[in-house]
Model confidence (mean pLDDT): 75 of 100. Predicted 3D model of a 313-nucleotide RNA (Archaeal signal recognition particle RNA) from an Archaeoglobaceae archaeon. It matches the Rfam family "Archaeal signal recognition particle RNA". A reference for the family is Wild et al. (2002), "Towards the structure of the mammalian signal recognition particle", Curr Opin Struct Biol. Rfam classes the family as a non-coding RNA gene. The sequence was found by an Rfam model in a public genome assembly.
């Protein structure tokens, strides 16, 4: 070197595919299939891993350089798609018939029509926006300035009574201001003023406080006119601008029809039932055709085919 026979270890076998899930590969889970052919243990609000994913974790059992990979070929069978058949729902055309609207056209009949028809234009009525007016009714009463007179008050004078001068408020006159008057009525026993009889007080007296009655008159209510007010109310009313527009109404313009019912016809449209026929979408039956996957089978090739001990040539 090869063989025979034995022990080893590398290594390999103890399942594959579909589905569902996932970004995706295993795996529980569901099916469909192979083999002599694996046990325990957790896992879908999941385990595990990362295109070098084709389960994790722990055990065994066989086989043993034995086997894995593998174009490609048959393959039970699964999916998909499209078709044929019949069958449900939706949905469309066509064709017959019968009602019903709607228009045109001929005929009848009535109404209306030169006091003027269809038709067309234009204006109101109605809507929106502006700007007024009228009428009710609410709400209001300008401001300075000088003088004066009282209340309150501050200063000075005086022998008392008081007296001068400021300032506020209330009134009062006058002049001016302003749209911002006027007219009657009431009007308290006191808390406003102007007169102020009789009495009272102060003085020597002149002369002067105080202040009852009682009159005017404020505050302060009341009634009415006028005025003023970007408060408002009112099936009032006027004007301009725009909208709309079936019906009345009114004008203009035009110059013989118009309307309605009834019948005939002709054209369209909608309903309704039968017929017919097409799509369209489900699913059943498995026919057929394609395409795609495949357990299982066969397989060129491709990696590997190792040690170590006897024994034979």
């Nucleotide at each position: 070197u090869g063989g025979u026979g034995g022990g080893c270890u590398a290594g390999g076998c103890c399942g594959g595919g579909g589905g569902g899930u996932u970004c995706g590969g295993c795996g529980u889970c569901c099916u469909c299939u192979g083999u002599a052919a694996c046990c325990c243990g957790a896992a879908a609000c999941c385990g595990u891993c990362g295109a070098u994913a084709u389960g994790c974790g722990g055990g065994g059992g066989c086989c043993g350089a034995a086997g894995c990979c593998g174009a490609g070929g048959g393959a039970a069978g699964g999916u998909c798609u499209g078709u044929a058949a019949a069958g449900u729902a939706g949905u469309g055309g066509c064709u017959u018939a019968a009602a019903a609207c709607u228009u045109c056209c001929a005929g009848a009949u009535a109404u209306u029509g030169c006091a003027g028809a269809a038709u067309c234009c234009u204006c109101g009525u109605c809507c929106c926006g502006a700007a007024g007016g009228g009428u009710c009714g609410g709400c209001g009463g300008u401001u300075g300035u000088a003088g004066g007179u009282a209340g309150c008050u501050u200063u000075c004078c005086g022998g008392a009574g008081g007296g001068a001068a400021g300032g506020u408020u209330a009134c009062c006159u006058a002049c001016a201001u302003c749209u911002g008057c006027u007219g009657g009525g009431g009007g308290g026993a006191c808390c406003g003023g102007c007169c102020u009889a009789g009495g009272c007080c102060c003085g020597g007296a002149a002369g002067g406080g105080a202040g009852c009655a009682g009159g005017c008159u404020a505050a302060c209510c009341c009634c009415a006119g006028a005025c003023g007010u970007u408060c408002g109310g009112c099936g009032c009313u006027u004007u301009c601008g725009g909208g709309g527009g079936a019906a009345c109404g009114g004008g203009g313009a035009g110059g013989a029809g118009a309307u309605g019912u009834c019948u005939g016809g002709a054209a369209g449209u909608u309903u309704u039932a039968a017929g017919c026929u097409g799509c369209u979408a489900c699913g059943u039956u498995a026919g057929c055709a394609g395409a795609u996957c495949g357990a299982c089978c066969c397989g060129a090739g491709g990696c590997g085919u190792g040690c170590c001990c006897a024994c034979c040539a």